[in-house]
RNA sequence: UCAUGUUCUCAGGGCGGGGCGGAAUUCCCCACCGGCGGUUAUAGCCCGCGAGCGCAAGGGGUUUCCUUUCAGGAGGCCCCUUGGUCAGCAGAUACUGGUGAAAUUCCAGAGCCGACGGUCAUAGUCCGGAUGAGAGAGAGCAUCG
Numbered sequence: 001u002c003a004u005g006u007u008c009u010c011a012g013g014g015c016g017g018g019g020c021g022g023a024a025u026u027c028c029c030c031a032c033c034g035g036c037g038g039u040u041a042u043a044g045c046c047c048g049c050g051a052g053c054g055c056a057a058g059g060g061g062u063u064u065c066c067u068u069u070c071a072g073g074a075g076g077c078c079c080c081u082u083g084g085u086c087a088g089c090a091g092a093u094a095c096u097g098g099u100g101a102a103a104u105u106c107c108a109g110a111g112c113c114g115a116c117g118g119u120c121a122u123a124g125u126c127c128g129g130a131u132g133a134g135a136g137a138g139a140g141c142a143u144c145g
Base pairs, nucleotide, nucleotide: 003143004142005141006140007139008138009137010136016030017029018028019027031125032124033114034113035049036048037047038046044112045111052089053088055083056082057081058080059079060078061077062076063075064074065073066072067071093110095109096108097107098106116128117127118126
């Protein structure tokens, strides 16, 4: 230094000002933010990954209906586990100019995107699941080479 095993730690930022209104950090104007790995060179919008929702399977709870009888079947809703990213929500520059060997990554300018549930009124920025999960990053230990 590499490989394998194992343990531990870490692992997301952002509403400030004004307007309308009974009410908005949710609408309108200005503003603010950008997980992880990759890349000839530093990336929200190039390639891929992650969380969330959804989907499928299994289990549990609850409820409605049917059969007809103390059981069986069907459907709705909620929760948990697992699977798999399969077909999903699912995203955004075929950006313009400059430098350079090399940049959709840097510099200048312009544009665009952002899960689900909640809310006196519509949320990337508030509250919640979440003291969770996790792409991954780092460290320790053991063994072999």